[in-house]
């Protein structure tokens, strides 16, 4: 110096919910909050899973158009769903 283990200093992160904002929605951001996690509950949407369906397609109703309903669809979302990759921390082994 590198890799693995380890867990010190004490801390770090932060669910539900509330308020404000963004978004079609899922959800995200900020403040409060404190379910839980704690050597990765840090970063990354790379693989799988899951969620949403603005837009697109199909079907039905409807004389046509408009409109309504249903279904399919991710380039949207989720890293606190699982995994991969990357980064990170005393003593000590």
């Nucleotide at each position: 110096c590198c890799a693995c283990g380890g867990g010190u200093u004490a801390g770090g992160c932060a669910a539900a919910c509330c308020u404000g904002g963004c978004g079609a929605a899922a959800g995200c951001c900020a403040g409060g909050g404190g379910c839980g996690c704690u050597a990765a509950a840090g970063c990354u949407a790379u693989g799988g899973g899951u969620c949403u369906a603005a837009g697109g397609c199909u079907u039905u109703a409807a004389c046509a158009a408009a409109u309504a309903a249903a279904g399919c669809u991710a380039c949207g979302a989720u890293u606190g769903c699982c995994a991969g990759g990357c980064u990170a921390u005393a003593a000590c082994g």
About this RNA: c-di-GMP-I riboswitch aptamer from Desulfoscipio geothermicus DSM 3669, 93 nucleotides, folded computationally. Of the family's consensus pairs, 95% are formed in the model. Model confidence (mean pLDDT): 81 of 100. The source organism's lineage runs through Bacteria, Bacillati, Bacillota, Clostridia and Desulfoscipio geothermicus.